[in-house]
RNA sequence: UAACGAUAAAGGUAAACCCUGCGUGAUCGGGGAACGCAAAAUAAUAGGGUCUUUAACUACAAGGACGUAGUGCUAAGAUAGCCUUAUUGCCGAA
Numbered sequence: 001u002a003a004c005g006a007u008a009a010a011g012g013u014a015a016a017c018c019c020u021g022c023g024u025g026a027u028c029g030g031g032g033a034a035c036g037c038a039a040a041a042u043a044a045u046a047g048g049g050u051c052u053u054u055a056a057c058u059a060c061a062a063g064g065a066c067g068u069a070g071u072g073c074u075a076a077g078a079u080a081g082c083c084u085u086a087u088u089g090c091c092g093a094a
Base pairs, nucleotide, nucleotide: 004092005091012037013036017032018031019030020029021028035081041087042086043085046084047083048082049079050078051077052076053075056071057070058069059068060067
């Protein structure tokens, strides 16, 4: 230096759930909490996945209201704690 990651040390982060706030929604912010995490740091204008709203289409329903469900990927979003990728980074046993 690279790779690797321990029943090591120090420090860090914080899921579900509860309270609260924004948003049509996925989701997100704040407080509590402690399932986990060696990148659970940053990037969603690197790729894929998943999710949301929506164009369109189909079916149902309805009789004057555009409603419900499905397909879907037209458009716009969410997720970095889904995976890969890029960049940066703490510690040091085998």

About this RNA
Predicted 3D model of a 94-nucleotide RNA (c-di-GMP-I riboswitch aptamer) from a Patescibacteria group bacterium. The model forms 89% of the base pairs in the Rfam consensus. The coordinates come from a structure-prediction model, not an experiment, and the mean pLDDT is 80. The source organism's lineage runs through Bacteria and Bacteria candidate phyla.